[in-house]
RNA sequence: UUUGACUUUUGGCAAAGCUAGGGAAACCUAGUGACGCAAAACUAAAGGGCCUUUCAAAUGGUAGCCAGUUGCACUU
Numbered sequence: 001u002u003u004g005a006c007u008u009u010u011g012g013c014a015a016a017g018c019u020a021g022g023g024a025a026a027c028c029u030a031g032u033g034a035c036g037c038a039a040a041a042c043u044a045a046a047g048g049g050c051c052u053u054u055c056a057a058a059u060g061g062u063a064g065c066c067a068g069u070u071g072c073a074c075u076u
Stems, first nucleotide, its partner, number of pairs: 012037002017032006035064001041069003047066002049062003
């Protein structure tokens, strides 16, 4: 790009890796990428766990660990 079949939704988010940047680190941001997710939406001193620093302590981080709160669609 073409052809065929099917038909209520034709969509959403985005792991690891890679590139650039931030940070002491964990990790985060943007792009790329797609492992997965029917809440992978929100909540991080003020529910628990875990990670980093440290081996003393996190008002550092993690919500795609559990948990809490909220929302949408379909069927009966």

Record summary
c-di-GMP-I riboswitch aptamer from a Mycoplasmatota bacterium, 76 nucleotides, folded computationally. The coordinates come from a structure-prediction model, not an experiment, and the mean pLDDT is 80. The sequence is in RNAcentral, with records from Ribocentre. The organism belongs to Mycoplasmatota, within Bacteria. Rfam family: c-di-GMP-I riboswitch aptamer. Gene Ontology term of the family: cyclic-di-GMP binding. Rfam describes the family as follows. GEMM was predicted in a large-scale screen for bacterial structured RNA regulatory elements.